[in-house]
RNA sequence: UUUUCCCAUCCAGCGCCAUGCACCUGAAAGGAUUUUCAGGUUAACGAGGAAAAGGGUUAUCGAAAAUUCGGCGGACGCCCUUUCGUAGAUUCCGCUGCGAGAUAUACCGGCAAAUAUGCGGGUAACUGCAAAACAAAUACGGUAUAACGGAAGAAC
Numbered sequence: 001u002u003u004u005c006c007c008a009u010c011c012a013g014c015g016c017c018a019u020g021c022a023c024c025u026g027a028a029a030g031g032a033u034u035u036u037c038a039g040g041u042u043a044a045c046g047a048g049g050a051a052a053a054g055g056g057u058u059a060u061c062g063a064a065a066a067u068u069c070g071g072c073g074g075a076c077g078c079c080c081u082u083u084c085g086u087a088g089a090u091u092c093c094g095c096u097g098c099g100a101g102a103u104a105u106a107c108c109g110g111c112a113a114a115u116a117u118g119c120g121g122g123u124a125a126c127u128g129c130a131a132a133a134c135a136a137a138u139a140c141g142g143u144a145u146a147a148c149g150g151a152a153g154a155a156c
Base pairs, nucleotide, nucleotide: 014073015072016071017070020069022041023040024039025038026037027036028035029034045062046061047060051083052082053081054080055079056078057077084099085098086097087096088095090152091151092150093149094148103146104145105144106143107142108141109140117130118129119128120127121126
């Protein structure tokens, strides 16, 4: 350096479920709606998202209509402080915005998965897989509008 094998990682609207609630199965009790016990199931559908450090905080967007209830942990959000970078026509200082695809606003363009359906697994709750349809926000592309002060330097 190459090849082979094994392990780990490639994670973040993400992971988990301890005796809650809900649902399923079995057993027992009861005249019955039910109750108790045991075992199990579910418990957020994708899109988007990281300059660094510290602090705070119930952390963006829609789909769906359901326990997607409830709880625990985490987190790329937002706010504040400091630093770095970047844009505001060269350099420096300040100011403001932004974050390496590095300005704001408006309009236009543009992007999903689940549910449902089909095929399987499970007594069941439920679950695995598959091709297709339908968002919004951010980013991105296009258009329009608006983009600082001081000093220095260069050119005219």
Predicted 3D model of a 156-nucleotide RNA (glmS glucosamine-6-phosphate activated ribozyme aptamer).
Rfam family: glmS glucosamine-6-phosphate activated ribozyme aptamer. Rfam describes the family as follows. This entry contains a glucosamine-6-phosphate activated ribozyme that is found in the mRNA for GlmS. GlmS is an enzyme that uses fructose-6-phosphate and glutamine to generate glucosamine-6-phosphate. The ribozyme catalyses self cleavage of the glmS mRNA that is thought to regulate GlmS activity.
It was read from a public genome assembly, where an Rfam model found it.